[in-house]
A computed fold for a 139-nucleotide RNA from a Verrucomicrobiota bacterium, annotated as SAM riboswitch aptamer (S box leader).
RNA sequence: CCUUUAUCGAGAGUGGGGGAGGGUUCUGGCCCGACGAUCCCACGGCAACCGCUGCACGACGGAAACGGAGCGCAGGCCCAGGUGCCAAGUCCAGCCUGUCGACCGGGGCGCGAGUCCUGUCCGGUGGGGAAGAUGAGGG
Numbered sequence: 001c002c003u004u005u006a007u008c009g010a011g012a013g014u015g016g017g018g019g020a021g022g023g024u025u026c027u028g029g030c031c032c033g034a035c036g037a038u039c040c041c042a043c044g045g046c047a048a049c050c051g052c053u054g055c056a057c058g059a060c061g062g063a064a065a066c067g068g069a070g071c072g073c074a075g076g077c078c079c080a081g082g083u084g085c086c087a088a089g090u091c092c093a094g095c096c097u098g099u100c101g102a103c104c105g106g107g108g109c110g111c112g113a114g115u116c117c118u119g120u121c122c123g124g125u126g127g128g129g130a131a132g133a134u135g136a137g138g139g
Stems, first nucleotide, its partner, number of pairs: 001139008013043005021032003026094004044086003049082002052075004057070001060067002090131001095128007104119006
């Protein structure tokens, strides 16, 4: 860097450094930032992806004892590690679609008050997708 797969509404600080932008492509929003942000370091913490420990099930092998791929639950964080993370839903949205509502336009019904259907656009609110991030596997 490519690819497969899982998850992404929760959670998590203090000090030091530094000094102007930042929120992980772009665009539009919205938000954070001299009451010092983003970023870096130290310590701390959150979490349960892999690994670790224990228990249950367990293909398969075996005469049996036993071994055992896989899988579920629980534990515990660094005196058993590898990562990740510690503002806001991946901060929201962009593509497709459902639904609700407002304005405008068209058509129908009604004496009228009104009412039904429908089109563009706008707003709200769901679903899917794309992209992104992180872990694990493979190249």